[in-house]
Context: one part of a larger RNA
RNA sequence: GCCAGGGAGUAUAUCUGAAUGGCAAGGCUAACCGUAAGGGUAGCCGUAGGGCAACCAAUAAGUUCGCAUUCGUAAGAAGAGGAACGACGUGAGAACUGCGUGGAGUCAUUGGGAUAUGACCCGAAGCCGGGUGAUCUAAGCGUGGGCAGGCUGAAGUUCUCCGAAAGGAGGAUGGAGGGCCGAACCGGUAAUGACUUGCAAAUCUUUCGGAUGACCUGCGUUUAGUGGUAAAAGGCCAAUCGAACCCGGCAAUAGCUGGUUCCCCUCGAAACAUACCGCAGUAUGACCUGAUUGGAGAUGGAUAGCGUUGUAGAGCCACUGAUUGGGGGAUCCGGAUUCGAAAGUUUUCGCCCUCCUGUCAAACUCCGAAGGCGCUAUCGUUGUAGAAGAUCGGAGUCAGGGCUGGGGGGUAAGCUCCCAGUCCGCGAGGGAAAGAACCCGGACUGAGGUUAAGGUCCCCAAGUGUCGGCUAAGUGUUAACACUAAAGAGCGUUGCAAACCAUAAACAGCUGGGAGGUUAGCUUAGAAGCAGCUAUCCUCUAAGGAGUGCGUAACAGCUCACCAGCCGAGGUUUGUAGCAUCGAAAAUGGACGGGGCUAAAGCCGACCACCGAUACCCCAGGGCUCCUAACUGAAAGAAGGAGAUCCGGUAGAGGGGCGUUCUGCUUGGGCAGAAGCAUCCCCGUGAGGGAGUGUGGACCGUGCAGAAACGAGAAUCCUGGC
Numbered sequence: 001g002c003c004a005g006g007g008a009g010u011a012u013a014u015c016u017g018a019a020u021g022g023c024a025a026g027g028c029u030a031a032c033c034g035u036a037a038g039g040g041u042a043g044c045c046g047u048a049g050g051g052c053a054a055c056c057a058a059u060a061a062g063u064u065c066g067c068a069u070u071c072g073u074a075a076g077a078a079g080a081g082g083a084a085c086g087a088c089g090u091g092a093g094a095a096c097u098g099c100g101u102g103g104a105g106u107c108a109u110u111g112g113g114a115u116a117u118g119a120c121c122c123g124a125a126g127c128c129g130g131g132u133g134a135u136c137u138a139a140g141c142g143u144g145g146g147c148a149g150g151c152u153g154a155a156g157u158u159c160u161c162c163g164a165a166a167g168g169a170g171g172a173u174g175g176a177g178g179g180c181c182g183a184a185c186c187g188g189u190a191a192u193g194a195c196u197u198g199c200a201a202a203u204c205u206u207u208c209g210g211a212u213g214a215c216c217u218g219c220g221u222u223u224a225g226u227g228g229u230a231a232a233a234g235g236c237c238a239a240u241c242g243a244a245c246c247c248g249g250c251a252a253u254a255g256c257u258g259g260u261u262c263c264c265c266u267c268g269a270a271a272c273a274u275a276c277c278g279c280a281g282u283a284u285g286a287c288c289u290g291a292u293u294g295g296a297g298a299u300g301g302a303u304a305g306c307g308u309u310g311u312a313g314a315g316c317c318a319c320u321g322a323u324u325g326g327g328g329g330a331u332c333c334g335g336a337u338u339c340g341a342a343a344g345u346u347u348u349c350g351c352c353c354u355c356c357u358g359u360c361a362a363a364c365u366c367c368g369a370a371g372g373c374g375c376u377a378u379c380g381u382u383g384u385a386g387a388a389g390a391u392c393g394g395a396g397u398c399a400g401g402g403c404u405g406g407g408g409g410g411u412a413a414g415c416u417c418c419c420a421g422u423c424c425g426c427g428a429g430g431g432a433a434a435g436a437a438c439c440c441g442g443a444c445u446g447a448g449g450u451u452a453a454g455g456u457c458c459c460c461a462a463g464u465g466u467c468g469g470c471u472a473a474g475u476g477u478u479a480a481c482a483c484u485a486a487a488g489a490g491c492g493u494u495g496c497a498a499a500c501c502a503u504a505a506a507c508a509g510c511u512g513g514g515a516g517g518u519u520a521g522c523u524u525a526g527a528a529g530c531a532g533c534u535a536u537c538c539u540c541u542a543a544g545g546a547g548u549g550c551g552u553a554a555c556a557g558c559u560c561a562c563c564a565g566c567c568g569a570g571g572u573u574u575g576u577a578g579c580a581u582c583g584a585a586a587a588u589g590g591a592c593g594g595g596g597c598u599a600a601a602g603c604c605g606a607c608c609a610c611c612g613a614u615a616c617c618c619c620a621g622g623g624c625u626c627c628u629a630a631c632u633g634a635a636a637g638a639a640g641g642a643g644a645u646c647c648g649g650u651a652g653a654g655g656g657g658c659g660u661u662c663u664g665c666u667u668g669g670g671c672a673g674a675a676g677c678a679u680c681c682c683c684g685u686g687a688g689g690g691a692g693u694g695u696g697g698a699c700c701g702u703g704c705a706g707a708a709a710c711g712a713g714a715a716u717c718c719u720g721g722c
Stems, first nucleotide, its partner, number of pairs: 001722006011117006018110006026045003032039002049056002059086001062085004069078003087101004120259002123256001127249006138223009147213001149181003152177001156173007185210003190206002193204002225241001227237003262657006272285005287396001288394006297382003301379009313367001314365002320361003325356005333350004339344001400424010429440003444621003448617003454611003457595003463608001465607006476597002488582002492579010509566005515539003520534003545560001549558002622647002624643005631637002658711001660708006667701003676695004681690003
C1' cells in the first nucleotide's frame, strides 16, 4: 500500500414545546403489597391573582366590529374562535402605569430540543496521590589494586678554588617536580572521514590530549523526585530529565485538529450588528426552515405630476480661506539705503486703500444637473388555490472573497478600512489555449430543432465569403485581467484642413548675368562685400546686398541673394488624424494555444450566410404544491384539473422511503436442493427488488406490528492477511 473484519448522537433523570391517545375541573399514581385482577390518595400538576409583607381578592357575557361557517335569488342577516371598548381584582394607591380576570388541564407513548452526568468518537502536553529505583551515572565515605621505558637534574651532602668575613664559583654525589617524551590505562581533538533499514539505539579507521596525579580502577556503602548530586553543562539520577519510573484519580480537560456509515423529495442561508479577559469562542438580534395563527392586502418595477436635495460640473467683484503679475494712491508705522555732526532728509521694499490681470478648495458656494427620496394618479407583478403580519419548535452563521462604480488611509500592492450593485462562496453548461468570481447563461428526465457569447485556412464544427480602405513592421494574428511599456525622436506612409506661389510660367534642375561710384567711412602693418566699429546711399538696369557662406597676409578666386533664358504643371509651409518605425536589456532553445498567415488567416468600416450551450422552442415522461361535485373513507386516498412567472444548491430545517439482525402474530418455500458464493438477464428516480444457470448441501422467507450494540472509503483509525 491493498483486501477482509471491527469502528462514532447512546442511556437515565428533570424541564420544554409538537403529534397521537385516555380522562376532564379535574388528571395521575410513587414506594410498597399481590401469582394475577387489583389495592395503595402519601404526594405532584391544574382549578386565582396581586402584594416585600401584613393582607385583600376577580367580568356585566354589557357594547361594537368581524374571518371561517350558516341562512338568503340578491341586498343583507346571524356569527364559535378572534379583535376593540367597557367593567373588575391587587399593591402606600386619588390619577396614570404594571400584573391579573368571562374555566382547560393532566397522564402516557413517540420523536425534536435543553440541562446534569464520559454524553457523537479518537487525540494532549500536563496536575495530584501512593509506591519503585544510585547494578547506568553524580558526589561522599570505607577497604584493596594499577601506572613499560626513556629524559631533565631542585634542595641537601662532599671535594677543590676565591674571600678578612659575609658569601661566591666549579667538579662529584643526590634524586625533587599537580616537571618532559612515550606504552598499558584513562580520554575523545580533527577528518565536520566511514557508517547512518549500521558491526553498533554512538560503532570503525587515521589523527590527537593526559599518562606520580585535583590520576585511573575493583568491591562494599550513603544521598530519592519540587528531592538528590553537580570544579555549573539545566549536566546526571538504569537507552527516560527545564522535574525519573510504575500504578491510581481517569473515559482528566481540550473554545483546537481529524473522523462521523443507506436513498429520494421540498425549501434554503450567513460570513453583519450589540455585549463579553471578547478577537480560533459564546449569547441575543438580523438572515434560513417547520408548524400554528391571521384574514386583505403586499410590492423590488414603469410613466406622469407636485415637492425635496446641494453631489458631478462650474464659479469666485457672491461669502470663507488660499493665490500670480502689474498700475495708481496714502503714509503715522517696519526693514534697507543717500546726504548730514545731529535734528532731519532722499530713494526703495513691505504694510494699508483702490483698479486691472492670472489661478485653487472634503470641512467655500452667486449657481447647479443626471440621479436619489417622499406623496398622488394610472399601469404592471403578486395575493381568498390565503399575501402581509403574529406566536412557537429547530437551526446554521458572526475568518469571507472577486469585479464595476463611489469614498478614507497608503509611494504602491493579488494592500487596507467602508458604501451601492453583482457574482463566487452554495452554480453545473458554452466561450476566454489552460483559470472560483471576465463574457454568454441559471442544469427535473429523454428526443429533435433554433440561437447567445464566441467563432468559420488546418489542428477544430462553420466562409480560403462579398465590398471599400490601411499596414510591410511577421507590426499583428490577446475584449479585459496576470498578456508590460513611457517621455522623447524621425523627408516611414496614407487621409483631412488652412495659408501662400503658379500658363503674365510657380517649385526643382540646367545655361547666362550677378555691374559702376568704390578699396564706403573709421580702425589697422594690412581691413579691398566677408577681424572689428559706424553708416547702409546714389547710378546704369531685366537684375545685382556698401553683401549669404567658403577663401586670401591683404588682394585674387569660388558661391549665394537678385534677374533673364531653357523647361512645362503643380509647388512650398503649417496644423491635425490613421497605421507603422526607433526608444525596447536576463540568464538551457521557444512560443500568437500550435501549424502557419502579407491586395491576410493582420487592422478599420459596411454587408450576407453558416457553426455554436444543459439558454429558447417543440414532443413525451416524472416529481412537487394547490383545487375539486361524483367514488371509497375516521383521517385521507384514488381519479380529474391548475401552475409563462414551480423542480441548480453548501451550512442547515422539513417530508417520505430502502435495507440488516432479533421478537410476536400470520401465512408460505425447501434434499425433486435452503442460505451463501459465481455469472448472466429483467424491474424501480434511488436506497434496492426479482428471475435463469452453475456451485453448495440444510435451512430460508411473505404480510402486519414491535425492539435495535442497524448500513463504512477516509479518522498519520484498530486487528489480521498478502